Background:
Predicted 3D model of a 76-nucleotide RNA (c-di-GMP-I-GGC riboswitch aptamer) from Saltatorellus ferox. The organism belongs to Saltatorellus, within Bacteria. The coordinates come from a structure-prediction model, not an experiment, and the mean pLDDT is 91. Of the family's consensus pairs, 95% are formed in the model.
């Protein structure tokens, strides 16, 4: 640089329920944990979902991919 233990100190948190909010996808918060070594960021590609007066607007980063940061060290 890389990798990724039945390591350590921690971390986050599906599904599913309550509150808000939003036309919807969805998001916020609090509960709860299927899971995850980047399940930190980030809509720049591609996919997938809404909403549309088809011009276009909106989400998702827990579907991959680029890009950026990062904590711990067995074995390769």
């Nucleotide at each position: 640089c890389a990798c990724g233990a039945g390591a350590a100190c921690g971390g986050c948190a599906a599904a599913c329920c309550g509150a808000g909010u939003g036309c919807a996808a969805g998001c916020u918060c609090g509960g709860g944990a299927c899971g995850c070594a980047a399940a930190g960021c980030c809509a720049c590609g591609g996919g997938c979902c809404c909403c549309u007066u088809c011009g276009g607007g909106g989400g998702u980063a827990g579907c991959c991919g680029a890009g950026c940061u990062a904590c711990c060290g067995a074995a390769c």